The prediction has a mean pLDDT of 75. This is a predicted structure of a 429-nucleotide RNA (Bacterial RNase P class A) from Candidatus Sulfotelmatobacter sp. The gene name in the source record is rnpB. The sequence is in RNAcentral, with records from ENA. The organism belongs to Candidatus Sulfotelmatobacter, within Bacteria. Its Rfam family is "Bacterial RNase P class A". By type it is a ribozyme.
RNA sequence: CAGCUGGACCGGACGGUCGCUCUCGCGUCUUCGCUGGAAACGGCGGAAUGCGGGGGAGGAAAGUCCGAACUCCACAGAGCAGUGUGCCGGAUAACGUCCGGGAGGGCGGAUUCAAGUCCGUUCGACGGAAAGUGCCACAGAAAAUAUACCGCCAUCACCUUCACCGGUGAGGGUAAGGGUGAAAAGGUGCGGUAAGAGCGCACCGCCGCAGCAGCAAUGCAGCGGGCAGGGCAAACCACACACGGAGCAAGACCAAAUAGGAAGGGAGCCGCGAGCUGGUACAAACCAGAUUGCGGCACGUGCCGGCUCGGUGCGUUACAACCUUCGGGUAGGUCGCUAGAGCCGCGCAGCGAUGCCCGGCCCAGAGGAAUGACCGUCCCGCCAGAGCAAUCCGGCGGACAGAAUUCGGCUUACAGGUCCGGCUGCCAU
Numbered sequence: 001c002a003g004c005u006g007g008a009c010c011g012g013a014c015g016g017u018c019g020c021u022c023u024c025g026c027g028u029c030u031u032c033g034c035u036g037g038a039a040a041c042g043g044c045g046g047a048a049u050g051c052g053g054g055g056g057a058g059g060a061a062a063g064u065c066c067g068a069a070c071u072c073c074a075c076a077g078a079g080c081a082g083u084g085u086g087c088c089g090g091a092u093a094a095c096g097u098c099c100g101g102g103a104g105g106g107c108g109g110a111u112u113c114a115a116g117u118c119c120g121u122u123c124g125a126c127g128g129a130a131a132g133u134g135c136c137a138c139a140g141a142a143a144a145u146a147u148a149c150c151g152c153c154a155u156c157a158c159c160u161u162c163a164c165c166g167g168u169g170a171g172g173g174u175a176a177g178g179g180u181g182a183a184a185a186g187g188u189g190c191g192g193u194a195a196g197a198g199c200g201c202a203c204c205g206c207c208g209c210a211g212c213a214g215c216a217a218u219g220c221a222g223c224g225g226g227c228a229g230g231g232c233a234a235a236c237c238a239c240a241c242a243c244g245g246a247g248c249a250a251g252a253c254c255a256a257a258u259a260g261g262a263a264g265g266g267a268g269c270c271g272c273g274a275g276c277u278g279g280u281a282c283a284a285a286c287c288a289g290a291u292u293g294c295g296g297c298a299c300g301u302g303c304c305g306g307c308u309c310g311g312u313g314c315g316u317u318a319c320a321a322c323c324u325u326c327g328g329g330u331a332g333g334u335c336g337c338u339a340g341a342g343c344c345g346c347g348c349a350g351c352g353a354u355g356c357c358c359g360g361c362c363c364a365g366a367g368g369a370a371u372g373a374c375c376g377u378c379c380c381g382c383c384a385g386a387g388c389a390a391u392c393c394g395g396c397g398g399a400c401a402g403a404a405u406u407c408g409g410c411u412u413a414c415a416g417g418u419c420c421g422g423c424u425g426c427c428a429u
Stems, first nucleotide, its partner, number of pairs: 001425010012378007020056009030047007058400001062411002065409005070247004082243005087101005102126001104123008128237001132236002134232003149178002151174003155170005186204006205227001206225004211220003251335004261326005268297007276289004298316008342361004347356003379398005385392002
């Protein structure tokens, strides 16, 4: 210097013109409500509108995959079912997230005769396969009661040869070698053997016992045992732990018009008479109830007049019209709504995640849903041209994407750029 890769960060800048949204101040031709006043005209508040000031998307606002805050609903207790999580310790409001550690797999390097060991880096649903059930395709002789295809080995028979050697066959031995497979019944080395084999020994691994270190996962060293018990739990399952549901269209408040509901007003008393029904066994009598006729007063209303009254007509027990009030819900409006597990800086504690102290800051709140468009200058990248070069000129491009109650994570998308590190290659010293 180039390529690949890990982590952290930025993700266009400035100016002009025209707009959008929220908010504050001032104003207004209007308009609505309340209110003062006899009125003219004022006061307060809202809407609309004008001017001025201020704020206005992200690192992922995304996927909605986890975890919470908040809100409403449900809820005696226990069990079953279901779902999720699953090495250990810590962080946190919480988590399947994060940090630290442990064990394991991959890759690279060093070392060993070899297995192995050590160092670095990287990966992840990393508890149980010695409770039980199930599965292990294809290939292969054999896939869990082990197994003999090739090969190897000795024996016997036959053939061949002077003989050794060699060949064929039979019944045996053998898991060392080959081959199949994702996986082949501990591994490596030495001994041993007819050939082999934990058959024997050493080391590594494994199992059991007890010891030391560590909060723990686990590690280290010792003794005993030749080794039993293949893999899969993201198959069922057993074990431990956790878990009620819905989601800001949650939910709370105010509240038209229309329709429907409820209550009240509208809406009344008196006297006489008639029949009906009921009360005591019946009748009479008496009492009560509703019905009806007439009269009086009263009320309502129409008309007339000489109008603080008079006359006259009609109506007055009806689930009427009409009026008033109340309650539920709809449209609509307000709140929830953004000062928060908040951001920035310094310091302290901690390996770290993170916590604490102090100081400073206020940073979108829309609701068919604002945050934009155009122009100029610059910046960055690519391409072409001019020039010895510095450089100049021209063209094209500048991503992924867009708040919707709010946070903590994870995952996914992303032009280009900055910083720090790792590996490889080349060049120079």